[in-house]
The prediction has a mean pLDDT of 82. This is a predicted structure of a 476-nucleotide part of an RNA (small-subunit ribosomal RNA, 3' major domain) from an uncultured rumen bacterium. The full RNA is in RNAcentral, with records from Greengenes.
Context: one part of a larger RNA
C1' cells in the first nucleotide's frame, strides 16, 4: 500500500423478495463432449466454450481421408529461347490431364520492344505446418461499475500520505459546504443518430375535406394540398415557475402548465486496468519446420457416423382449444434485373402458354394471432405431430451417400415435468406473424420489424455480483 476475512458502516443491481411465462420429464432440430471412423479437418472450455468461428458442408467450400497425378510449380519477380495468343473437334482416361488435328493469324508499339503462351535453367515460390507463453491488430471480461491518475505544494528517515478522506446530496469523485491543499487530465454528464409534440417550406409515385364527372366498387378521372404521410430547417425541458423540507446552499418531495417532468423512451459511445484470457485459420508479423512434399492438380468419400451425456431452441400433451366458413378485416420494416413478379390453368407443391407491372413513396404486397358464425364434448380423442411407405415438385453437370417442398396414406412418444435452474420491472414479459443478410438450392438458426398485451415490486433480513470508509492479517 493492495489483496483478502464465514470483521463492521454505508449504497446499488431482475440479486433476493413479489409476480409471469420458461428450461430440466417427451419427440424434434441444432451445437459440443464422449466413442466409433480410412478420415470423422480446426479452433472455442465457469460465468466470459457449447444455433459459437460458420449471414448457410451435395461437388465447390475443404483446411481432413483414400487413390490417381505435376515438380521453379496452381500463384509472383527477374534470365535465355521460341512464337502466336485464343479457341473449336476427336480418341483414351474417373477426371487431373495426355495425344492428334482443321480452321484462325490477335492487341499495343517510341519498331528497340511490350502483352500473352509453351520450353528450359536456377534465383526463389508455397505451407489453414508450429509457437496467441515471442507479437501487431481486433475481440471477450469485470462494467457505462464509477472510478483511476498527474503537476506544484505541504507532512513524513522512507516505502507513502495528503488532494480522491469528513457533513449532505446524485444514476454518477454529480454537486453544494467544509479542510494543506490548490489546480488538472483519462473517465461520468452533454455534443450524434433515432423516438414522443408542434412551426416553416415542399406536394409526386403520398393524400382526398370542399366542388364537377364517373363506377358493381373503387383518389378512378378532373381538381386540390387542408388533412394523413414524406424530408429538410426550426420550437420545444432548464428544476425554468410556486409551495414544503434543507445549512440562507446543493438537493429533495408535492403542484402548476404542458404533447412530453426531472438523465422522458431506446441506441452508439465502454477510463487506468485484469484475467501470460481468445484468435500465428480473417489479416499481418519474429523465430522454428517442409521443400518431386507439410507444396498444388483432380476424382471419390468424410466433416451428416451413433450405444451415450450435457447446452441451447422449436412443436406439443388440448376446450383460453382443433377443425370449417366469412376472407382480400387491420401493420412495420426490408429486398427486387442473369432481379421481384400479377391476372389465368391445376387440389397442391409447383409449372410457364403469356409473361402485365417495377431499376420502385408507383409494381411485387392480400400479415397473422383478432372479430363473427358453426362443428367438436374431455378422449391418448377431430390433440399432438415423430417415424414409415407410395405417387410428384423444385434447384442444380449431379440430391445414393446428404438437400428443400407438395399430396396419399402411416399415427410413436407425449396428460404440464424430480432435484436443481433461467429470463423479465413496460409498450416489457408473454403471444402473433412478416422481413432481410448468407444464398442455384437448403432456416426451428441470426438480425431487424411491427400487431395483441400482462403481473408484480411490502422490503434489503437473506444468496450472488459490485462500490466507498473503517478495522484485523500464518499473504504480495
Nucleotide at each position: 500500500u493492495g489483496a483478502c476475512g464465514g470483521g463492521g458502516a454505508c449504497c446499488c443491481g431482475c440479486a433476493c423478495a413479489a409476480g409471469c411465462a420458461g428450461u430440466g420429464g417427451a419427440g424434434u432440430a441444432u451445437g459440443u463432449g464422449g466413442u466409433u471412423u480410412a478420415a470423422u479437418u480446426c479452433g472455442a472450455a465457469g460465468c466470459a466454450a457449447c444455433g459459437c468461428g460458420a449471414a448457410g458442408a451435395a461437388c465447390c467450400u475443404u483446411a481432413c481421408c483414400a487413390g490417381g497425378g505435376c515438380u521453379u510449380g496452381a500463384c509472383a519477380u527477374c534470365c535465355c529461347g521460341u512464337g502466336c495468343a485464343u479457341a473449336g473437334u476427336a480418341u483414351a482416361g474417373a477426371g487431373a490431364u495426355a495425344u492428334a488435328u482443321a480452321a484462325a493469324a490477335u492487341c499495343c508499339u517510341u519498331c528497340g520492344g511490350g502483352a500473352c503462351a509453351c520450353g528450359g535453367a536456377g534465383a526463389c515460390a508455397g505451407g489453414u505446418g508450429g509457437u496467441g507463453c515471442a507479437u501487431g491488430g481486433u475481440u471477450g471480461u469485470c462494467g457505462u461499475c464509477a472510478g483511476c491518475u498527474c503537476g506544484u505544494g505541504u507532512c513524513g528517515u522512507g516505502a507513502g500520505a495528503u488532494g480522491u478522506u469528513g457533513g449532505g446530496u446524485u444514476a454518477a469523485g454529480u454537486c453544494c459546504c467544509g479542510c494543506a491543499a490548490c489546480g488538472a487530465g483519462c473517465g461520468c454528464a452533454a455534443c450524434c443518430c433515432u423516438u414522443g409534440u408542434u412551426g416553416u417550406u415542399a406536394g409526386u409515385u403520398g393524400c382526398c375535406a370542399u366542388c364537377a364527372g364517373g363506377u358493381a366498387a373503387a383518389g378512378c378521372u378532373g381538381g386540390g394540398c387542408a388533412c394523413u404521410c414524406u424530408a429538410a430547417c426550426g420550437a420545444g425541458a432548464c428544476u425554468g415557475c410556486c409551495g414544503u423540507u434543507g445549512a440562507c446552499a446543493a438537493a429533495a418531495c408535492g403542484g402548476a402548465g404542458g404533447a412530453a417532468g426531472g438523465u422522458g423512451g431506446g441506441g452508439a459511445c465502454g477510463a487506468c486496468g485484469u484475467c501470460a484470457a481468445a484468435u500465428c485459420a480473417u489479416c499481418a508479423u519474429g523465430c522454428c519446420c517442409c521443400u518431386u512434399a507439410u507444396g498444388u492438380c483432380c476424382u471419390g468419400g468424410g466433416c451428416u457416423a451413433c450405444a451415450c451425456a450435457c447446452g441451447u431452441a422449436c412443436u406439443a400433451c388440448a376446450a383460453u382449444g382443433g377443425c370449417u366458413g366469412u376472407u382480400a378485416a387491420c401493420a412495420g420494416a426490408g429486398g427486387g434485373a442473369a432481379g421481384c413478379a400479377a391476372a389465368g390453368c391445376g387440389g397442391u407443391a409447383a409449372c410457364g402458354c403469356a409473361g402485365a407491372g417495377c431499376a420502385a413513396a408507383c409494381c411485387c404486397c392480400u400479415a397473422a394471432a383478432a372479430g363473427c358464425a358453426g362443428u367438436c364434448u374431455c378422449a391418448g380423442u377431430u390433440c399432438a405431430g415423430a417415424u414409415u411407405g407410395u405417387g410428384g415438385g423444385c434447384u442444380g453437370c449431379a440430391a445414393c451417400c446428404c438437400g428443400c417442398c407438395c399430396a396419399c396414406a402411416u399415427g410413436a412418444a407425449g396428460u404440464c415435468g424430480g432435484a436443481a435452474u433461467u429470463g423479465c420491472u413496460a409498450g416489457u414479459a408473454a403471444u402473433c406473424g412478416c422481413a432481410g443478410a448468407u444464398c442455384a438450392g437448403c432456416a426451428u438458426g441470426c438480425u431487424g420489424c411491427g400487431g395483441u398485451g400482462a403481473a408484480u415490486a411490502c422490503g434489503u433480513u437473506c444468496c450472488c455480483g459490485g462500490g466507498u470508509c473503517u478495522u484485523g492479517u500464518a499473504c504480495a